[in-house]
RNA sequence: GGGCUCUUAGUUCAGCUCGGCAGAACGUUCCGUUCGCAACGGAAAGGCCCCGGGUUCAAAUCCCGGAGAGUCCA
Numbered sequence: 001g002g003g004c005u006c007u008u009a010g011u012u013c014a015g016c017u018c019g020g021c022a023g024a025a026c027g028u029u030c031c032g033u034u035c036g037c038a039a040c041g042g043a044a045a046g047g048c049c050c051c052g053g054g055u056u057c058a059a060a061u062c063c064c065g066g067a068g069a070g071u072c073c074a
Base pairs, nucleotide, nucleotide: 001073002072003071004070005069006068007067010026011025012024013023020057028044029043030042031041032040050066051065052064053063054062
């Protein structure tokens, strides 16, 4: 220098193919249960979907540019 993959909640990841209410598990907080803790049951909070621009009635999703990470080639 070039190819490919990835970037979404505190963590690990779905959702992107085929544009239409942003999700799961774990964790955190609260409540129940217990003498108490754990476990268990219930509820809640938590997101500029890496950044900028474009297309569109509408973009996490499509297009362009950029940044970062991984991997392969040179």